[in-house]
RNAcentral holds the sequence, with entries from SILVA. Small-subunit ribosomal RNA from a metagenome, 1491 nucleotides, folded computationally. Rfam family: Bacterial small subunit ribosomal RNA. The prediction has a mean pLDDT of 85.
RNA sequence: AGAGUUUGAUCCUGGCUCAGAUUGAACGCUGGCGGCAUGCCUAACACAUGCAAGUCGAACGCGAAAGCGCCUUCGGGUGUGAGUAGAGUGGCGGACGGGUGAGUAACGCGUGGGAAUCUGCCCUGCAGUGGGGGACAACCCGAGAAAACUCGGGCUAAUACCGCAUACGUCCUAUGGGAGAAAGGGGGCCUUCGGGCUCUCGCUGCAGGAUGAGCCCGCGUCCGAUUAGCUUGUUGGUGGGGUAACGGCCUACCAAGGCGACGAUCGGUAGCUGGUCUGAGAGGAUGAUCAGCCACACUGGGACUGAGACACGGCCCAGACUCCUACGGGAGGCAGCAGUGGGGAAUAUUGGACAAUGGGCGAAAGCCUGAUCCAGCAACGCCGCGUGUGUGAAGAAGGCCUGCGGGUUGUAAAGCACUUUCAGUGGGGAAGAAAAGCGCGAGGUUAAUACCCUUGUGUGUUGACGUUACCCACAGAAGAAGCACCGGCUAACUACGUGCCAGCAGCCGCGGUAACACGUAGGGGGCAAGCGUUGUCCGGAUUUACUGGGCGUAAAGAGCUCGUAGGCGGCUCGGUAAGUUGGGUGUGAAAACUCCAGGCUCAACCUGGAGAGGCCACUCAAUACUGCCGUGGCUAGAGUUCGGUAGAGGAUCGUGGAAUUUCUGGUGUAGCGGUGAAAUGCGCAGAUAUCAGAAGGAACACCAACGGCGAAGGCAGCGAUCUGGGCCGAUACUGACGCUGAGGAGCGAAAGCAUGGGGAGCAAACAGGAUUAGAUACCCUGGUAGUCCAUGCCGUAAACGCUGGGCACUAGGUGUGGGACCCUGUCAACGGGUUCCGUGCCGUAGCUAACGCAUUAAGUGCCCCGCCUGGGGAGUACGGCCGCAAGGCUAAAACUCAAAGGAAUUGACGGGGGCCCGCACAAGCGGCGGAGCAUGUUGCUUAAUUCGAGGCAACGCGAAGAACCUUACCUGGAUUUGACAUGUACCGAAAAGCCAUAGAGAUAUGGUGUCCUUCGGGGCGGUACACAGGUGGUGCAUGGCUGUCGUCAGCUCGUGUCGUGAGAUGUUGGGUUAAGUCCCGCAACGAGCGCAACCCUUGUCCUAUGUUGCCAGCACGUAAUGGUGGGGACUCGUAGGAGACUGCCGGGGUCAACUCGGAGGAAGGUGGGGACGACGUCAAGUCAUCAUGCCCCUUAUGUCCAGGGCUGCAAACAUGCUACAAUGGCUGGUACAAAGAGCAGCGAAACCGCGAGGUGGAGCGAAUCUCAUAAAGCCAGUCUCAGUUCGGAUUGAAGUCUGCAACUCGACUUCAUGAAGCCGGAGUCGCUAGUAAUCCCGGAUCAGCAACGCCGGGGUGAAUACGUUCCCGGGCCUUGUGCACACCGCCCGUCACACGCCGAAAGUUGGUAAUACCCGAAGUCAGUGGCCCAACCCUUGGGAGGGAGCUGCCGAAGGUAGGAUCAGCGAUUGGGGUGAAGUCGUAACAAGGUA
Repeated sequence: AGAGUUUGAUCCUGGCUCAGAUUGAACGCUGGCGGCAUGCCUAACACAUGCAAGUCGAACGCGAAAGCGCCUUCGGGUGUGAGUAGAGUGGCGGACGGGUGAGUAACGCGUGGGAAUCUGCCCUGCAGUGGGGGACAACCCGAGAAAACUCGGGCUAAUACCGCAUACGUCCUAUGGGAGAAAGGGGGCCUUCGGGCUCUCGCUGCAGGAUGAGCCCGCGUCCGAUUAGCUUGUUGGUGGGGUAACGGCCUACCAAGGCGACGAUCGGUAGCUGGUCUGAGAGGAUGAUCAGCCACACUGGGACUGAGACACGGCCCAGACUCCUACGGGAGGCAGCAGUGGGGAAUAUUGGACAAUGGGCGAAAGCCUGAUCCAGCAACGCCGCGUGUGUGAAGAAGGCCUGCGGGUUGUAAAGCACUUUCAGUGGGGAAGAAAAGCGCGAGGUUAAUACCCUUGUGUGUUGACGUUACCCACAGAAGAAGCACCGGCUAACUACGUGCCAGCAGCCGCGGUAACACGUAGGGGGCAAGCGUUGUCCGGAUUUACUGGGCGUAAAGAGCUCGUAGGCGGCUCGGUAAGUUGGGUGUGAAAACUCCAGGCUCAACCUGGAGAGGCCACUCAAUACUGCCGUGGCUAGAGUUCGGUAGAGGAUCGUGGAAUUUCUGGUGUAGCGGUGAAAUGCGCAGAUAUCAGAAGGAACACCAACGGCGAAGGCAGCGAUCUGGGCCGAUACUGACGCUGAGGAGCGAAAGCAUGGGGAGCAAACAGGAUUAGAUACCCUGGUAGUCCAUGCCGUAAACGCUGGGCACUAGGUGUGGGACCCUGUCAACGGGUUCCGUGCCGUAGCUAACGCAUUAAGUGCCCCGCCUGGGGAGUACGGCCGCAAGGCUAAAACUCAAAGGAAUUGACGGGGGCCCGCACAAGCGGCGGAGCAUGUUGCUUAAUUCGAGGCAACGCGAAGAACCUUACCUGGAUUUGACAUGUACCGAAAAGCCAUAGAGAUAUGGUGUCCUUCGGGGCGGUACACAGGUGGUGCAUGGCUGUCGUCAGCUCGUGUCGUGAGAUGUUGGGUUAAGUCCCGCAACGAGCGCAACCCUUGUCCUAUGUUGCCAGCACGUAAUGGUGGGGACUCGUAGGAGACUGCCGGGGUCAACUCGGAGGAAGGUGGGGACGACGUCAAGUCAUCAUGCCCCUUAUGUCCAGGGCUGCAAACAUGCUACAAUGGCUGGUACAAAGAGCAGCGAAACCGCGAGGUGGAGCGAAUCUCAUAAAGCCAGUCUCAGUUCGGAUUGAAGUCUGCAACUCGACUUCAUGAAGCCGGAGUCGCUAGUAAUCCCGGAUCAGCAACGCCGGGGUGAAUACGUUCCCGGGCCUUGUGCACACCGCCCGUCACACGCCGAAAGUUGGUAAUACCCGAAGUCAGUGGCCCAACCCUUGGGAGGGAGCUGCCGAAGGUAGGAUCAGCGAUUGGGGUGAAGUCGUAACAAGGUA
């Protein structure tokens, strides 16, 4: 410090997720030791039991018992125990310490100040401590009660209580005066026992201090405005009361205030802080342990006592709960320490000790102390240590993988040599302890060498922890390693299993038969006594942006203006010093943090010192800036004045013509109207058309413009009246008067609403007609609200420049509207220039994600306002406000997704555009589709009808040959190392072959049968084991091969340049071409694969050669034939060359490419044909040609055999053949090819048969022989338009040939039979020249053949192309896009089903806080007739004073009532969300087919 994730890719916006740190944690697996910390976050739920606050005999009175001893009359007594235990009176302490965080949004806390206070114990100072009195507990007696406890009588002490005296200082005061205290105890000495002296601890008054506490104030301190108004003791005053103290703290009266947008009130949540966690910081989150403050103590209320409480282990009352009870009444409060139940994911021992530290009491010893110190439990956290170290290659065994060679685990282990931390056993052994006490000395006090206090020294005892820490010895590698991870992020990979299953997953995403992602194993990387998971908070997140973001199109500028508060504000002088800045002082507790040093062996931890600590307070100073004051000064901002000026600016009133419609009348006749085409509609009752007249309403053509005006909405004939604003020029004046603007107010298109008018045209709704599968639409005919006016509402729009307002600055160019000035010009107009204001375009810098913006900023700055924070849910629900309503404004959440988006790029696509090709259309010729047959396919059938191919690009395709074989299928019969290969071991002569028997055969049985040899063996057969075998699966695991777009002209690269980038450029453009062919231009320059050419063939010629080919000339021969001799001229064959290149001429052209015409030439612009197929597309086809991974079968899915099937036939399709006839059929005669094939072959002549064919066998491995007569054609004849002398299917009979075998199931021949069919609907195919059409010939496969197929060969040999509008396919450029699996795309809404969420709802249940009234406990305060009373006074009557009781005010809980608010449930209902291939349509994305 970043990373993953939206896309085909890119940049941006933006959310989600991850890596880090953290924790009072929990859970899973695992677990050796120690140190230091920490440990009910939930039920402030309820609590059994024990303990947690007592102490003082040196304040006081009383005062046992057991036991022991003695005595005894056996009843007991007495001594001791012992003035002990014990309770009581009294004092001090129970207000500290300990717990918890319920309440509290508050002067509660934090911080800094303040004045009107109190303060026990402690310290200092001054003064005092005199003299009396009366009681009450305990105790004794009696009584009541279950208990708790209570009552009556009697005795008694005090440091308990009450007077009196005195009182400097204290308090009150009218300044005269008045009021107000006390207590003694202990030690020593002396004693006349009365007491005295002295020391000490106490006591009283006063003052001061210290400590602690109370009160007040400034500032800070969570969320909600869907809480906007709150308040009556409320705000202030006066009098009074009250308090320790100020104060409405309380009360009476008076006034009407006080708080609030700087957020009152209300609601929700919460103890606050030092700190803690995180972060670079600023911040954010948090408030366990430790420390400070606060609050609370079962819930609510109350006071008492006291220095201090409204009191955790005190009291009273009320309530709930628990317990006891004799039913009358009582007792209790763990949020102290342990512990129990409960709740919960979850949090410990009913431990030890007061040894240390601290606290209470005490003079002290001491007692008490669940504070505390320790121990126990828990890996809950942090820190440290260990589980060994060295050596050790045969790289052991085993595991795993493997390409079978090996690799890896791995120096790892074993082995060898060492060590012993920790744990274990034994032994030793600190520190935490200083005191007190006692002895001796010194000092103080004193009359005192007593006592007491202080101090020195010596002595001396005290340890819970504790089997302490630590040290030593002993033994032995001995007792001690796991957890999660390994697709990317993110370090780490293989095998097997599984097969969208099981499962994983933080995000993206894995899993549908080869999973590095599931599970297991091996291996690896990571942490380690832990490791993972889950939760929390911060970070990353600049994703709330103060530091540090944005708002044209991504979320985001309010529709516009005015204006309140607020914020901000020109130049200058003086003052002030609030802000600001600097210095000083105070404060900022300790702990924590940082640094330094020290102590535990280190560390964690602990100790000491220093630093830091925004802010706050006081004070001194500075005065640049801001503020304030001088109601100072100025004129550049702003405004006023004067003179001009343009304008659809606004309101009202009037007025004009054109047009539409309607009405009246005339002319006139059959249609009009409307559409893609129609129909509805109108019209013979006279329409439309046309003329004249009238009526009425609405809107204003041309001018007209990217012109004008206005704040926006918006504004358009013409005139008048009223009126707002702008601009220009000029002068004077005012003197900052300014800008923005939360709330607020006004304006605000259209539609809509209300009332009343008006209504020509247009036109939601509606009706009809069309269209359509439907058509509640688009189109047509009608048509009502409405549109218009007046008045009043509504208050919203893509109210858009999707761009808030103001000011300033920052290159220009060019239009246009309004002014002013200058120049030119005789005036004017025009023209040129300068300047101000408006409105457009282009463009530099700059900005921007890009597009783009660019002096009219989206640039650079300042000021103010509004708004945004992922998509959906949703601008919705609820609440509130507004509205007559419609609805508007404000405005969530649950739930759900990992995206949603912006700009640009490359493609693809478009019922977008442009250009251009192609038998693509058109122009032609011939077909198919109808018939019969053949072949293939689907379907059906079947035991099987084997399999594959499926739009073009499957269907006469694989198959260039299914009767058996083929053959893969079916039935049946057999077989199991196998029909076939290799290897090993053993055995054999039983081997092969032949014969016989059985059988459908395979096969079985029997007989016969002995190969080669270098003697090792080989060959052959058998047995056993490895293995063979599979046309079984996967063409979506593959290779190879092939089809297709397409022989279309394209597809790319290097360097450079442009762009943030994907990419672009080149390859686009202008021409041209069959062509990305070539030329020109150009930020491109070059290159590659394609095109073309090179290759084959064909067309002309030349050269060479001359058999089996040829035969002109010469010769021979035949009935005839190159038959023969010969020849090379010709044809032809073979081989090699020439030729064609837009080379030449002319026109066009950029005088380029090229194109048009011509000449010559066998051939002319690629001469014809072929081979040749770029990058790629279709998961195209093929596992059944072959090869091949993986999977599957292994007495079978292998192998062998027989028979059957692949040929089955209601139907459909595809490709062909033959026809339907006269351009023909038939008969006879007659002519001319090319290319091929042939030895298990072609097979001649001759003979036989009507024929298929047979006999025959010459010749020929072929330029020699054979197949082999080419046919159409030509010449004659016949048929005469008919289901025929067309057509030949079908069927019968007889044959031929091949072959083991023609039944299923061959071809051919002859005779007979003679079906459909008379040119083919919609539709559709081929072909542009030696082509179509037509006619024969050959070959492969092959025994034969279903071949009419396929592949070749030649013969005869046309027609047509104006042209590119349209259909199909393709190429290039451009445009739009929400597509990228790419239009066979994407995608919307209703309905149906399932699931979860929210709202409404008759109601119902509960909580909370108030209000009004009723009742009114305890208790303070006030009043008080009567009653009662020890202290003082007294004249003995009483008084002073007090008490109980009663009454009153207040008053908790409770009750009643009507509301408020929050929450739960709720029949039914509404909405939105998600879900696998549901239904209906097709709204959007392309002109999305109606933008």